Model confidence (mean pLDDT): 81 of 100. The RNA shown here (transfer RNA) has 74 nucleotides and comes from a soil metagenome.
RNA sequence: GGCGAGAUAGCUCAGUUGGUUAGAGCGGCGGCCCCAUAAGCCGCAGGCCGUCAGUUCGAUCCUGACUCUCGCUA
Numbered sequence: 001g002g003c004g005a006g007a008u009a010g011c012u013c014a015g016u017u018g019g020u021u022a023g024a025g026c027g028g029c030g031g032c033c034c035c036a037u038a039a040g041c042c043g044c045a046g047g048c049c050g051u052c053a054g055u056u057c058g059a060u061c062c063u064g065a066c067u068c069u070c071g072c073u074a
Base pairs, nucleotide, nucleotide: 001073002072003071004070005069006068007067010026011025012024013023019057028044029043030042031041032040050066051065052064053063054062
């Protein structure tokens, strides 16, 4: 350089053939339980879905460019 995959919560990931409030586990905070701690149970907060454009009535989802990460290849 070429090709491919990926970027969604603090971390690891899911998700929607484009449509009304985007989810899980771990972690954080609060509560219950316990003599106390851990474990367990309940609740809460936390994300405008990498950036910028395009298509569309409507984009996290489709298209393009760019940035970054990983893999294959010369």
Its Rfam family is "tRNA".